Notes
The RNA shown here (SAM riboswitch aptamer (S box leader)) has 142 nucleotides and comes from Streptomyces fumanus.

RNA sequence: CGCUCAUCCAGAGGGGCAGAGGGACACGGCCCGAUGAAGCCCCGGCAACCCUCCAGUCGGCACUCGUGAAGCAGCGAGGCUCCCGGCUCGGGAAGGUGCCAAAUCCGUCUCACGACGAAACGCGUCGUGAGGAAGAUGAGGA
Repeated sequence: CGCUCAUCCAGAGGGGCAGAGGGACACGGCCCGAUGAAGCCCCGGCAACCCUCCAGUCGGCACUCGUGAAGCAGCGAGGCUCCCGGCUCGGGAAGGUGCCAAAUCCGUCUCACGACGAAACGCGUCGUGAGGAAGAUGAGGA
C1' cells in the first nucleotide's frame, strides 16, 4: 500500500508508576473500570505464524537395481539408505513476531429458513444459519 495467502467460538496475569477512562472507527446494544481504565516499565505466561529439531506417512527430477556407449540422457523395476517436497485436531520451544475479560464482546450489508404482525405476495420486527464488509495477527509481494 483499495496487493496476496492463512488464521481469528481454544489458550494465557501478577507487580510498579499513573489517575479516568476503556472494549479499532461511526451508530445501537452489552460489558469492563476508584477492589484503579488508557499509557509506560518489570517479571511471568499462552500459542505455534515464521524458524528449528524429531516421529509417522505419501510423493519426487533424490536413492538402489537393471537396460543402455554411459555411476550422469531415456526406459523399466524397487521401497532399504541419503536428499528434497507435501501431509498430520503429530511431538518440541532456543530464536523472530504476536497475544494474555467477554467469538474480532454482539449487531449494522447480502442471502436462506423459522416465528409473529388476522390468509397469500410484499413489507416490518425478532430469532437461527451461511456469506460479505471492516479490522487484527502472521507470512509473503510490490